Source information:
Predicted 3D model of a 400-nucleotide RNA (Bacterial RNase P class A) from Catenulispora sp. MAP12-49. The coordinates come from a structure-prediction model, not an experiment, and the mean pLDDT is 77. Rfam family: Bacterial RNase P class A. The family's RNA type in Rfam is ribozyme. Lineage of the source: Bacteria > Actinomycetota > Actinomycetes > Catenulisporaceae > Catenulispora.
RNA sequence: CGAGUCGGUGAGGCGAUCGCGGCAUCGGGCGACCGGUGUCGAGGAAAGUCCGGACUCCACAGGACAGGGUGGUUGGCAACACCAACCCGGGGUGACCCGCGGGACAGUGCCACAGAGAAAAGACCGCCCGCCGUCAGGCGGGUAAGGGUGAAACGGUGAGGUAAGAGCUCACCAGCGCCCGGGGCGACCCGGGCGGCUAGGUAAACCCCACCCGGAGCAAGGUCAAGAGGGCCCGGGCAACCGGGCCUGCGCAGGUGUUCGAGGGCGGUCCGCCCGAGCCUGCGGGUAGACCGCAUGAGGCACGCGGCAACGCGCGCCCUAGAUGGAUGGUCGCCACCGCGCGGUCGUGCUUCGGCACGGCGGCGUGGGACAGAAUCCGGCUUAUUAGCCGACUCGCCGC
Numbered sequence: 001c002g003a004g005u006c007g008g009u010g011a012g013g014c015g016a017u018c019g020c021g022g023c024a025u026c027g028g029g030c031g032a033c034c035g036g037u038g039u040c041g042a043g044g045a046a047a048g049u050c051c052g053g054a055c056u057c058c059a060c061a062g063g064a065c066a067g068g069g070u071g072g073u074u075g076g077c078a079a080c081a082c083c084a085a086c087c088c089g090g091g092g093u094g095a096c097c098c099g100c101g102g103g104a105c106a107g108u109g110c111c112a113c114a115g116a117g118a119a120a121a122g123a124c125c126g127c128c129c130g131c132c133g134u135c136a137g138g139c140g141g142g143u144a145a146g147g148g149u150g151a152a153a154c155g156g157u158g159a160g161g162u163a164a165g166a167g168c169u170c171a172c173c174a175g176c177g178c179c180c181g182g183g184g185c186g187a188c189c190c191g192g193g194c195g196g197c198u199a200g201g202u203a204a205a206c207c208c209c210a211c212c213c214g215g216a217g218c219a220a221g222g223u224c225a226a227g228a229g230g231g232c233c234c235g236g237g238c239a240a241c242c243g244g245g246c247c248u249g250c251g252c253a254g255g256u257g258u259u260c261g262a263g264g265g266c267g268g269u270c271c272g273c274c275c276g277a278g279c280c281u282g283c284g285g286g287u288a289g290a291c292c293g294c295a296u297g298a299g300g301c302a303c304g305c306g307g308c309a310a311c312g313c314g315c316g317c318c319c320u321a322g323a324u325g326g327a328u329g330g331u332c333g334c335c336a337c338c339g340c341g342c343g344g345u346c347g348u349g350c351u352u353c354g355g356c357a358c359g360g361c362g363g364c365g366u367g368g369g370a371c372a373g374a375a376u377c378c379g380g381c382u383u384a385u386u387a388g389c390c391g392a393c394u395c396g397c398c399g400c
Stems, first nucleotide, its partner, number of pairs: 001396009012335007020041009043371001047382002050380005055217004062271004067213005072086005087101001088099004102208002107206002109202003124147002126143007155173006174198001176195008221292004229248008250284007263275003299318003303314004337368006344361007
């Protein structure tokens, strides 16, 4: 210099002006509210809602079956389908990348098309033997060594053997299983021996094994107010009625039930446990507001220590949205960043002395900045994404 691999960072700044939401404070207003000042006001993904939790209610979260999930090992974490390191397999010269990575001798199923045959198989061509023959061939048997089909055809090479052949036998190699020794916490690795010669793939097919999983979700859940109807009391009135206060939380009809238990917790079944006086259907009517939950949390940043790392521990500092038809925005100016074009200047190299190439600096013009937006909170994963910037490493070539 060229080509790459991995990781991180960034999501412009300042000012003016017009606006929006929360909080504090001051002023005005009976009040709803209005005005001033101060302060805070989206994200790396706030997104998809795919996993895992916190929190809330149901029982303290029960048992069995069914169902669902996870799946190399060890560690991390509140937990996970996440993360780290390692193992195994595959790819790359390499940095590095990819793997939905338990079990196919527990059993069952499936393997398109082609092909004779697709799993304890198989004779289409060929080869060999026998018989027949009109000498083209036909029939029967043997043979998986050769050909052909296929993603895949029941180990490979050589020798022996045979009518031809075949792990039929032998040597070596590959693979599988078992045993022994060594290393590692472990997945696994290294070495040796024996065996039968050896039955492929698929579990994101059923299934088997190990481990995990109760349900519903902030419209969870709680408090207050209001409410139709009914009842009671007080005052006025002969009465109808009017005014005020309190309690309950609707009224009517039918059915069913209250230790012979309705109904519910409990999404599927059974068991068990608990609550338990209401529940179901029809008709009619009312409310549908405010507050809490809810912003200090598995929180962020810096440093030190332990660990290969994920991460943990210690210490210090910081407080950083809370809307509920849903605020966080628009415009203008200047500056910064980057790309492109033009010309200037300096340096280096080459030169046919005309210039050319590369780099630095400042100037002018022009262009660019995305994806998208909280709604109980947190940890992940996945997806979307602009102008850029930085670091580590690998390979190739050249120079010293």